RNAcentral holds the sequence, with entries from ENA. Transfer RNA from Nonomuraea turcica, 71 nucleotides, folded computationally. Its Rfam family is "tRNA". About the family: Transfer RNA (tRNA) molecules are approximately 80 nucleotides in length. Rfam classes the family as a transfer RNA. Lineage of the source: Bacteria > Actinomycetota > Streptosporangiales > Streptosporangiaceae > Nonomuraea.
RNA sequence: GGGCUGAUGGUGAAAAGGCAUCACACCUGCCUUGCACGCAGGGGUUCAGGGUUCAAGUCCCUGUCGGUCCA
Numbered sequence: 001g002g003g004c005u006g007a008u009g010g011u012g013a014a015a016a017g018g019c020a021u022c023a024c025a026c027c028u029g030c031c032u033u034g035c036a037c038g039c040a041g042g043g044g045u046u047c048a049g050g051g052u053u054c055a056a057g058u059c060c061c062u063g064u065c066g067g068u069c070c071a
Base pairs, nucleotide, nucleotide: 001070002069003068004067005066006065007064010024011023012022013021018054026042027041028040029039030038047063048062049061050060051059
């Protein structure tokens, strides 16, 4: 330098163009003499900038960063 691939709550992962979801963690309440477990509820997310579309996490372009292969 080139090819492929990835980037989604605090963490780890889903999501074939149509309400962004799950687990753990966090917060509140219940339970307990208290803690833990358990139960009920809640907050919090699409790498950046453009484009296509009625509608983009998803498709297209550019960039940044990580992984991998080739030179």